[in-house]
RNA sequence: GGCCGGGUCCGGUGAUAAUGACCGUCGUGAACCCCGCCAGGACCGGAAGGUAGCAACGGUAAACGGAAUGGUCAUUAGUCACCGGGGCGCCUGGCUGGA
Numbered sequence: 001g002g003c004c005g006g007g008u009c010c011g012g013u014g015a016u017a018a019u020g021a022c023c024g025u026c027g028u029g030a031a032c033c034c035c036g037c038c039a040g041g042a043c044c045g046g047a048a049g050g051u052a053g054c055a056a057c058g059g060u061a062a063a064c065g066g067a068a069u070g071g072u073c074a075u076u077a078g079u080c081a082c083c084g085g086g087g088c089g090c091c092u093g094g095c096u097g098g099a
């Protein structure tokens, strides 16, 4: 020098990692303008009883926080694999010819 192959490049698919959001989970969470239950007291009644209902208690909403990594989605000049494309250049492997 010749031939063949791979990588670097582009597109797609899949997996995985990190970060973030949402759902799920736990906790906090409305004195009254949420719910339930309503001691005391108040009101109605001759009485039996009833009515409304504060505090407390229980639950919950908005909101906030935590744990764990369960689910969904998004992003990444993160990684890996496969398929297709490209082969100007660069890197690399094999075979081979000449000096």
Stems, first nucleotide, its partner, number of pairs: 001096008009085008017076007025066004034059003042051003

Model confidence (mean pLDDT): 77 of 100. Predicted 3D model of a 99-nucleotide RNA (Bacterial small signal recognition particle RNA) from an uncultured bacterium. Its Rfam family is "Bacterial small signal recognition particle RNA". It is annotated as a non-coding RNA gene. About the family: The signal recognition particle (SRP) is a universally conserved ribonucleoprotein involved in the co-translational targeting of proteins to membranes. Its family is annotated with signal recognition particle, plasma membrane targeting and SRP-dependent cotranslational protein targeting to membrane, signal sequence recognition in the Gene Ontology. The family is grouped with related families in Rfam's "SRP clan".